A computed fold for a 73-nucleotide RNA from a Candidatus Curtissbacteria bacterium, annotated as transfer RNA. It was read from a public genome assembly. The coordinates come from a structure-prediction model, not an experiment, and the mean pLDDT is 81. Its Rfam family is "tRNA". The family's RNA type in Rfam is transfer RNA. Gene Ontology term of the family: triplet codon-amino acid adaptor activity.
RNA sequence: GCCGAGGUGGCAGAGAUGGUCAACGCACUCGUCUGAAAAACGAGCAAUGUCGGUUCGAGUCCGACCCUCGGCA
Numbered sequence: 001g002c003c004g005a006g007g008u009g010g011c012a013g014a015g016a017u018g019g020u021c022a023a024c025g026c027a028c029u030c031g032u033c034u035g036a037a038a039a040a041c042g043a044g045c046a047a048u049g050u051c052g053g054u055u056c057g058a059g060u061c062c063g064a065c066c067c068u069c070g071g072c073a
Base pairs, nucleotide, nucleotide: 001072002071003070004069005068006067007066010026011025019056028044029043030042031041032040049065050064051063052062053061
């Protein structure tokens, strides 16, 4: 340099054919329980790499760029 895959909360990780509230788990916060904790249970919190484009509507489609991984040279 070329080709391919990927980037989503603090962490891991889904998201069907573009549409409802962006799942689920862990963590964290509050509460219940306890003498007090832990565990358990209930409630809550918080995310789409960047910039544009298409569209009534984008995590999803298109372009450029950045970063990570793999392959070829």